This is a predicted structure of a 111-nucleotide RNA (SAM riboswitch aptamer (S box leader)) from Peribacillus cavernae. It was read from a public genome assembly, where an Rfam model found it. Its mean pLDDT, the model's own confidence on a scale to 100, is 80.

RNA sequence: CUCUUAUCGAGAGAGGUGGAGGGAUGUGCCCGAUGAAGCCCGGCAACCGGCAAGGUUCUUCCUUGAAAAGGUGCCAAUUCACAAAAAGCCUUGUGCUUUGGGAGAUGAGAG
Numbered sequence: 001c002u003c004u005u006a007u008c009g010a011g012a013g014a015g016g017u018g019g020a021g022g023g024a025u026g027u028g029c030c031c032g033a034u035g036a037a038g039c040c041c042g043g044c045a046a047c048c049g050g051c052a053a054g055g056u057u058c059u060u061c062c063u064u065g066a067a068a069a070g071g072u073g074c075c076a077a078u079u080c081a082c083a084a085a086a087a088g089c090c091u092u093g094u095g096c097u098u099u100g101g102g103a104g105a106u107g108a109g110a111g
Stems, first nucleotide, its partner, number of pairs: 001111008013041001015040003021031003025083004042075003047071002051065005079103001085099005090093001
């Protein structure tokens, strides 16, 4: 980097450092010197792993539960909203609602 699969409406600091940017991209709209990113500490969650119980086509896979000192991840706003398509609604609009996609993020597996 590509492919497969699961999840994405909940949760998480009045700390230190740092100094101007940040929210993937475009548009919009936001956050930011009452201090952005990054780093440290702290925290959240429970995907993988480990543990316990149960099931099973019987040694592999599934379900449930508790913990969290292991491997990741995450800690403004639904993934901030919309981006291409279909259906519906009436106020006929740069409109609203729904659906499944696309894109993106993270975990796990494969190449």

Overview
NCBI's taxonomy places the organism under Bacteria, Bacillati, Bacilli, Bacillaceae, Peribacillus.